[in-house]
The part of an RNA shown here (small-subunit ribosomal RNA, 5' domain) has 524 nucleotides and comes from Nitrincola alkalisediminis. The sequence was found in a public genome assembly. Rfam family: Bacterial small subunit ribosomal RNA. Its family is annotated with ribosome and structural constituent of ribosome in the Gene Ontology. Taxonomically the source falls in Nitrincola (Bacteria, Pseudomonadota, Gammaproteobacteria, Oceanospirillaceae).
Context: one part of a larger RNA
């Protein structure tokens, strides 16, 4: 001089953009943060409306909407947190083969005929609760054979093995048991191949300290065979060899998430790792698998452990390192806020639903960056106040006066853009037998915005509502009075201070910064 995720002291007018528990990976009260789908099924409170039966306000059936629970599907491995742990193939960079990949996208085949069961419900029972036991009944895209097999697997090359599931809109001619078949359009299903994208493993280099840590290794090192695994391998067994790391610093201690990047600095380099962006690794602690395309799973299961809660003592219940928000710790860090308008993520044919992602608002001078706190004029150099050699010198155009602006605030008005969509009409093309149905596009029409009292704009009053901090011995810009009397202070270094103090402490005055400004911490 710069720099900060800062505290701190006085002091504070506005706005625009950012940023905000660094300390206890310390406990957590409430509330929300992961759900959707009736176009997969069974079934269905409740509302309309219609038909029937009649007891005249009841039951039954039928459309139309639909709520809460259950089977089924897909998401709950994504998004969001945090840095405890880990000196490591964990990170960075740049090779490699023995791999899997839900949804997407493109190609090829296909999608027949069947069974048995269970959740809801029903009854019954058993606990204080959490829950659960038995019996009965049911339905599927939910499980299970059979039949087929272009790709596909296994192979001893002969042969063997293996799949599927329906739904919805429409509908002319033909069949009909009037239920539908059948056509035809979609959305799936099932098997395979390639692509995208995600992931998993191998390796070469880099990646802190400390030798007051010199020896360390038995699944240890290779190897043969089998297992496992998606998938190479001591990953694992069982046998066999006796390797196999090491002063080019193993082994062991401490210390630490790692990068891109950020800070300093003419570079080199030192320092650092908030905030965004990539990887990692964690979700009270330890340990473990199920399910699944993916997990060894933050808001999923189990066990065990320590802590909280509840208990009819028999058992049970729970994890903010998600978003606010409490306690506590600290020098010190923020609202128990709105919306899903927009962008993005999950279901959903779709409308739509849910999203503390996210967008936006609210506190904090925590920082950068812009703005005013008034221009002009105006010498009797007014009053006052300091100084003074008492002559006058400063403060000082500073005030007053006059004469003009109105940014910012503030009242009232106006008013874009962040909205693309989506609905509903009608036309046109696609598709089809079709003028249905759906798709695509065109156009009209009615609408979707949480900020928001939005940004800009316009109009209205009046100089009206807005200046402080630090320093002034020298380094280093700024000087005299009074007070005090080695006191009571001051200091970053040298130092001031013992009766004339430009160095303490008030004053006037000056001098640098300026909505700050010093102080302290840490860095270059």
């Nucleotide at each position: 001089g710069a720099u900060u995720g800062a505290a701190c002291g006085c002091u504070g007018g506005c706005g625009g953009c950012a940023g905000g528990c660094c300390u206890a990976a310390c406990a957590c009260a409430u509330g929300c943060a992961a759900g959707u789908c009736g176009a997969g099924c069974g079934g269905u409170a409740g509302a309309a409306a219609g038909u029937a039966g009649c007891u005249u306000g009841c039951u039954a059936c039928u459309u139309u909407u639909g709520a809460g629970a259950g089977c089924g599907g897909c998401g709950g491995a994504c998004g969001g947190g945090u840095g405890a742990g880990u000196a490591a193939c964990g990170c960075g960079u740049g090779g490699g083969a023995a791999u899997c990949u839900a949804c997407c996208u493109g190609g090829u085949a296909g999608u027949g005929g069947g069974g048995g069961a269970u959740a809801a419900c029903u009854u019954g029972g058993g606990g204080a609760a959490a829950c659960u036991c038995a019996a009965g009944c049911u339905a599927a895209u939910a499980c299970c054979g059979c039949a087929u097999a272009c790709g596909c697997c296994c192979u001893a090359a002969g042969g063997g093995g293996g799949a599927a599931a329906g739904g919805a809109g429409g509908g002319g001619c033909u069949c009909u048991u009037c239920g539908g078949a059948c056509c035809u359009u979609u959305c799936g299903c099932u098997a395979u191949c390639a692509g995208a994208u995600g992931a998993g493993c191998c390796u070469g280099c880099g990646u802190a300290g400390g030798a007051u840590u010199a020896g360390c290794u038995a699944g240890u090192u290779g190897g043969u065979a089998g297992g496992g695994u998606a998938a190479a391998g001591g990953c694992c067994u069982a046998c066999c060899a006796a390797g196999g790391c090491g002063a080019c610093g193993a082994u062991c201690c401490u210390u630490a998430g790692c990068u891109g990047g950020u800070c300093u600095g003419a570079g080199a380099g030192g320092a650092u790792g908030a905030u965004c962006a990539g990887c990692c690794a964690c979700a009270c602690u330890g340990g473990g698998a199920c399910u699944g395309a993916g997990a060894c799973a933050c808001g999923g299961c189990c066990c065990a452990g320590a802590c909280u809660c509840c208990u009819a003592c028999g058992g049970g219940a729970g994890g903010c390192a998600g978003c606010a928000g409490u306690g506590g710790g600290g020098a010190a860090u923020a609202u128990u806020g709105g919306a899903c308008a927009a962008u993005g993520g999950g279901g959903g044919c779709a409308a739509c639903c849910c999203u503390g992602a996210u967008c936006c608002a609210g506190c904090c001078a925590u920082g950068c960056c812009g703005c005013g706190u008034g221009u002009g004029u105006g010498a009797a150099g007014a009053a006052g106040g300091c100084c003074u050699u008492c002559g006058g010198g400063u403060u000082g155009u500073a005030a007053a006066g006059c004469a003009c602006u109105u940014u910012c605030a503030g009242u009232g008005g106006u008013g874009a853009g962040g909205a693309a969509g989506g609905g509903u009409g009608a036309g046109c093309a696609g598709u089809u037998a079709a003028u249905a149905c759906c798709u695509g596009u065109u156009c009209a029409c009615a609408u979707u915005g949480a900020c928001g009292u939005u940004a800009g704009c316009c109009a209205c009053a009046g100089a009206a509502g807005a200046a402080g901090c630090a320093c002034c011995g020298g380094c280093u810009a700024a000087c005299u009075c009074c007070g005090u009397g080695c006191c009571a202070g001051c200091a970053g270094c040298c130092g001031c201070g013992g009766u004339a103090a430009u160095a303490c402490g008030g004053a006037g005055g000056g001098u640098g910064c300026a909505a700050g400004c010093g102080u302290u911490a840490a860095u270059c």